[in-house]
RNA sequence: CGCCGAACCCGGCCAGAUGCCGGGUGGGGGGACCCACAACCCCUCGGGGCGAAUCCCGGCUCCGCCGGGUAGGGCAACCUUCCAGCCCGAGCCCGUCAGCUAACCCCCAAGGCGUAUCCGGAAGGA
Repeated sequence: CGCCGAACCCGGCCAGAUGCCGGGUGGGGGGACCCACAACCCCUCGGGGCGAAUCCCGGCUCCGCCGGGUAGGGCAACCUUCCAGCCCGAGCCCGUCAGCUAACCCCCAAGGCGUAUCCGGAAGGA
C1' cells in the first nucleotide's frame, strides 16, 4: 500500500501506544404470540453454536492418525456471472439447554497473508 475476514471508524486518557474508557458501525447468540415441528412412550454413539471448513471411502500401531475424494470457501486493485487452473477444506466454544421469534438480554470486533491465475480467458453491467 493492499488481500482474506464482522473484526472497522471517531473521541478521550497519555509524551506516545498495539493498552484502558466512551460513542458509532459491523458480526453473532439467546429469547413470545403466530407458524413450523412434535404430539403418548422410550432414548443419549447427547444436543447445539461460531466458521468456507461438511460428508464419504480406504489404510493403520483404530483415544486417534494418515491418505484420497467431496459440500463449501479463497485466488486485490469498478461490479457480477461463466469456463479453465491453483490453494484451503482448520480450529474453538456452550455444558444435557436453545425451531422460528417482536419487545428485551448477552457476546465479539481476533487472527493470518504479500498475490498465490505465466498482464488466466470470456460475456454482461456500471